[in-house]
Context: one part of a larger RNA
RNA sequence: CCAUCGUUAAGGAACUCGGCAAAAUCGCUCCGUAACUUCGGGAUAAGGAGCGCCCCAGUAGGGUGAAGCGGCUUGCCCGUGGAGCCCGAGAGGGCCGCAGUGAAUAGGUUCAACCGACUGUUUACCAAAAACACAGGUCUCUGCUAAGUCGUAAGACGACGUAUAGGGGCUGACGCCUGCCCGGUGCCGGAAGGUUACGUGGAGGUGUUAGGCGCAAGCCGAAGCACUGAAACUAAGCCCCGGUAAACGGCGGCGGUAACUAUAACCGUCCUAAGGUAGCGAAAUUCCUUGUCGGGUAAGUUCCGACCUGCACGAAUGGCGUAACGAGUUGAACGCUGUCUCAACGAUGGGCUCG
Numbered sequence: 001c002c003a004u005c006g007u008u009a010a011g012g013a014a015c016u017c018g019g020c021a022a023a024a025u026c027g028c029u030c031c032g033u034a035a036c037u038u039c040g041g042g043a044u045a046a047g048g049a050g051c052g053c054c055c056c057a058g059u060a061g062g063g064u065g066a067a068g069c070g071g072c073u074u075g076c077c078c079g080u081g082g083a084g085c086c087c088g089a090g091a092g093g094g095c096c097g098c099a100g101u102g103a104a105u106a107g108g109u110u111c112a113a114c115c116g117a118c119u120g121u122u123u124a125c126c127a128a129a130a131a132c133a134c135a136g137g138u139c140u141c142u143g144c145u146a147a148g149u150c151g152u153a154a155g156a157c158g159a160c161g162u163a164u165a166g167g168g169g170c171u172g173a174c175g176c177c178u179g180c181c182c183g184g185u186g187c188c189g190g191a192a193g194g195u196u197a198c199g200u201g202g203a204g205g206u207g208u209u210a211g212g213c214g215c216a217a218g219c220c221g222a223a224g225c226a227c228u229g230a231a232a233c234u235a236a237g238c239c240c241c242g243g244u245a246a247a248c249g250g251c252g253g254c255g256g257u258a259a260c261u262a263u264a265a266c267c268g269u270c271c272u273a274a275g276g277u278a279g280c281g282a283a284a285u286u287c288c289u290u291g292u293c294g295g296g297u298a299a300g301u302u303c304c305g306a307c308c309u310g311c312a313c314g315a316a317u318g319g320c321g322u323a324a325c326g327a328g329u330u331g332a333a334c335g336c337u338g339u340c341u342c343a344a345c346g347a348u349g350g351g352c353u354c355g
Stems, first nucleotide, its partner, number of pairs: 001350008010341002014339001019336001027051005036041001038173001052095004061087004068080004072075001096100001108334007115326002120132002136171007148157003174321004179251003184248002186244005193239003199233002204228005211220003252270005279313001280310001291307005
């Protein structure tokens, strides 16, 4: 010096990103116990007192209940009886130590805010959480050879179930609630019209040549065969017409106006499918920003309460509350301490020297 321990004057978080670590608390009996609350909790809340040994004395008391005795309805019966065994205070008196749950094992507590209701689950080996799940809510599909899923298929699961069932999506206890927009996208419904594939159809065209014409070069050219091929008919879909937002999603701007000023209940105008309702709000969301005011501190970029100018909250991508719960996050206080002021001493094992 390293690791692991022990003790420490005075102070007591001044340490530090942060009380990280350590210390402290700790058992049993008794007293006592707030806000809040879903009346269950909160609660071991908080905060206190006692605790050893000896004598009275294994006492008071409690539990169990043998033998014996009595009775008859003779039974694994009833009554009486109290042995033995077990549990075991409280009071009083006394004794010792610094210290009596004498060692060991054995919650630190409180206040406030955020998130998630809760118990659970998770990144085996850097993340345990506010993430996942959850009961509850809601939408949607599915009438049974169900929908859905696996498989080429046979077949199987769903389910030996049957809409109070099963699959999928979203939300996430509970309480109060969940506003407006269907123009776009999606989904559902509709069928008049427009468009539209294969197919049907076959007008027409092309090639070939028996033949015809021609002095020749060549031209014309039936049938057949072959290659093409117009109109017309023709489904869903799309266009179209409606519905639907706990479907994907969206939820404005400018100008003016009140008898101080300021502000604008009010008015005008433009645009939109509709212009953000309730509630919340510098927030796990606020850039400017350490916003402003208040609280707490001697002093507070954090924290709490307000304000609202919401860069860029907002209602099941749920909004706002909420008792209980949390190895969650943040702030504060008490207790406590070598975290620190500021270090010291000691112990054990290494390191080091020798072997």
This is a predicted structure of a 355-nucleotide part of an RNA (large-subunit ribosomal RNA, domain IV) from uncultured Solirubrobacter sp.
The RNAcentral record of the full RNA draws on MGnify.
Taxonomically the source falls in Solirubrobacter (Bacteria, Thermoleophilia, Solirubrobacterales, Solirubrobacteraceae).